[in-house]
RNA sequence: GGGCCUAUAGUUUAGUGGUAGAACAGUGCAUUCGCAUUGCACAAACGGGAGUUCGAUUCUCCCUAGGUCCACAA
Numbered sequence: 001g002g003g004c005c006u007a008u009a010g011u012u013u014a015g016u017g018g019u020a021g022a023a024c025a026g027u028g029c030a031u032u033c034g035c036a037u038u039g040c041a042c043a044a045a046c047g048g049g050a051g052u053u054c055g056a057u058u059c060u061c062c063c064u065a066g067g068u069c070c071a072c073a074a
Stems, first nucleotide, its partner, number of pairs: 001070007010024004018054001026042005047063005
């Protein structure tokens, strides 16, 4: 320098053009003498920019970060 893959809540992940779901973690309530457990509820996310589209997390391009392979130089 070139090819390919990945980027979604604090963490691990599902989803795939039509208002993003779960588990753990967190908060509150109930239960308990108290803690734990358990149950219920709440809050929390699409790496950045541009384009296509009525509509983009999803498609296209660029960038950023990570991974991997190839090439060149030393």